The RNA shown here (transfer RNA) has 73 nucleotides and comes from a Candidatus Gottesmanbacteria bacterium. It matches the Rfam family "tRNA". Gene Ontology term of the family: triplet codon-amino acid adaptor activity. The coordinates come from a structure-prediction model, not an experiment, and the mean pLDDT is 82. Lineage of the source: Bacteria > Bacteria candidate phyla > Candidatus Gottesmaniibacteriota.

[in-house]
């Protein structure tokens, strides 16, 4: 320098052909307990690495940039 894969909640990951994003763990509150743990219920938390384009509408399609992994030189 070139090819491929990936970047979505604090962490690990979903999101089947484009229709205003969810799960598990974690966190907080309540209930349960003498207390802790467990368990149950509820809540907070991301505009999807950054930007541009296409579209009525983009996490999803196209382009550029950037970061990580991998292969080739």
């Nucleotide at each position: 320098g070139g090819g491929c894969c990936g970047g979505u909640a604090g962490c690990u990951c979903a999101u089947u052909u484009g229709g205003u994003a969810g799960a598990g763990c974690g966190u907080u509150g309540c209930a349960u307990u003498c207390g802790c743990a467990u368990u149950g219920c509820a809540a907070a938390g991301g505009u999807a690495a950054g930007g541009a384009g296409u579209u009525c509408g983009a996490g999803u399609c196209u382009c550029c940039u950037u970061c990580g992994g991998u292969c080739c030189a």